The part of an RNA shown here (small-subunit ribosomal RNA, 3' major domain) has 465 nucleotides and comes from an uncultured bacterium. It matches the Rfam family "Bacterial small subunit ribosomal RNA". The RNAcentral record of the full RNA draws on ENA.
Context: one part of a larger RNA
RNA sequence: UGACGGGGGCCCGCACAAGCAGCGGAGCGUGUGGUUUAAUUCGAUGCAACGCGAAGAACCUUACCAAGGCUUGACAUGACGGAAGUAGCAACCUGAAAGGGAAGCCACCUGUUGAGUCAGGAGCCGUCACAGGUGCUGCAUGGUUGUCGUCAGCUCGUGCCGUGAGGUGUUGGGUUAAGUCCUGUAACGAGCGCAACCCCUGUUGUCAGUUGUUUUUUCUGGCGAGACUGCCCCGAGAAACGGGGAGGAAGGUGGGGAUGACGUCAAGUCAGCAUGGCCCUUAUGCCUUGGGCUACACACACGCUACAAUGGGUAGUACAAAAGGUAGCAAGAGAGCAAUCUGGAGCCAAUCCUAAAAACUAUCCUCAGUUCGGAUUGCAGGCUGAAACUCGCCUGCAUGAAGUUGGAGUUGCUAGUAACUGCAGGUCAGCAUACUGCGGUGAAUACGUUCUCGGGCCUUGUACA
Numbered sequence: 001u002g003a004c005g006g007g008g009g010c011c012c013g014c015a016c017a018a019g020c021a022g023c024g025g026a027g028c029g030u031g032u033g034g035u036u037u038a039a040u041u042c043g044a045u046g047c048a049a050c051g052c053g054a055a056g057a058a059c060c061u062u063a064c065c066a067a068g069g070c071u072u073g074a075c076a077u078g079a080c081g082g083a084a085g086u087a088g089c090a091a092c093c094u095g096a097a098a099g100g101g102a103a104g105c106c107a108c109c110u111g112u113u114g115a116g117u118c119a120g121g122a123g124c125c126g127u128c129a130c131a132g133g134u135g136c137u138g139c140a141u142g143g144u145u146g147u148c149g150u151c152a153g154c155u156c157g158u159g160c161c162g163u164g165a166g167g168u169g170u171u172g173g174g175u176u177a178a179g180u181c182c183u184g185u186a187a188c189g190a191g192c193g194c195a196a197c198c199c200c201u202g203u204u205g206u207c208a209g210u211u212g213u214u215u216u217u218u219c220u221g222g223c224g225a226g227a228c229u230g231c232c233c234c235g236a237g238a239a240a241c242g243g244g245g246a247g248g249a250a251g252g253u254g255g256g257g258a259u260g261a262c263g264u265c266a267a268g269u270c271a272g273c274a275u276g277g278c279c280c281u282u283a284u285g286c287c288u289u290g291g292g293c294u295a296c297a298c299a300c301a302c303g304c305u306a307c308a309a310u311g312g313g314u315a316g317u318a319c320a321a322a323a324g325g326u327a328g329c330a331a332g333a334g335a336g337c338a339a340u341c342u343g344g345a346g347c348c349a350a351u352c353c354u355a356a357a358a359a360c361u362a363u364c365c366u367c368a369g370u371u372c373g374g375a376u377u378g379c380a381g382g383c384u385g386a387a388a389c390u391c392g393c394c395u396g397c398a399u400g401a402a403g404u405u406g407g408a409g410u411u412g413c414u415a416g417u418a419a420c421u422g423c424a425g426g427u428c429a430g431c432a433u434a435c436u437g438c439g440g441u442g443a444a445u446a447c448g449u450u451c452u453c454g455g456g457c458c459u460u461g462u463a464c465a
Stems, first nucleotide, its partner, number of pairs: 001465002003462003007459007015449002019413005026305008034296002042053002064291007073130001077129006088105002092101003108121004132280002135278003141274002143269003146265001148263001153192006159168003172183003198257004203225007228251001231245005307406001311365006323354003328347002333342003372403001377398007419441007
């Protein structure tokens, strides 16, 4: 000087407390461990791994396994040599395919010839340099990411103090979300962070506007205005600042996002990419078929659906936002109980389409393992796709399991939030309870900082560095 303390002081955070909804019990989905396996590819492992890489494993993907094949190779550059109905296309044979063999057809460019004649190029074949490797090392690395933490810190120049390590500044008194600002001061200044500048949203003026509105409003896109402790009162009051009030759509950072200092964890990633070194080179490379990544005594993590009457069924009637759409979105109409099919208006889209659910109204059910719950299983269908056996999704009929609110413990959330409720998108042929967004309905509680966890500043102790 740091780090640490079951030392002290001050302060903060959904950290506790106060509340609401959960998880932990059940069934299922997904991930992981373990076990199994020919293989169940690999990585991620306290917080900060475990719906994570993976924005989507039937084949492909695919890296794994078995079997069958190839060896200058699926791909690149160069050198040397060679063949000539060459390159290319390819009936047919073999084979699961890949691969191997092969009749036949038959080019291109430059020059040249009577001529597919000759020479060269491209291409092909052979040989050699090499290619190739999701093989190892993230403890050799770049790049990038997580975390402490959007915490308020981390430093420098000159000066001063100290033999020196170093200190001072950055400490003190106030204050703030903040090393924010004020004040004091052997310090005076400065940099990276904070804040602001950026985007969205809330109010308003004005301009323009088709596909929107038809009448203003609304809407879309520009350009402005507005909020600054500006005004008033109070506070030991010098300041910063704090409390209250007015006006105002909004009040003291208005709300949300993006933005992540010096560094820490030899944190993660050699499998995104790049890359040093090491290793393989008729194989640790490459191709193909089939299988596996989907196994299942079990354990954990994260979710979905429920256990019902604030509910379930049936019928009727409303109201969004944000997205996407031409190998696409697909209306009205018709068929079917339905999934879906037929057909195709319109739309390269503020024009057309995908297209709401909770809610509301009426009625049935009357507290039951039920008209709750929907797992599981059987049968019959539909869709995508060469192909749904391993191993997809959906529909109908039948079946109707566990489950009556969940131990110790534990998670999220402070307002348009939680909770409930649907919609869309990416991935994608098909497949979403995940993820990323979007609106609709819309709460309760916060006395407070003793305690738990994490963090910041000062101080103190130390056989630690």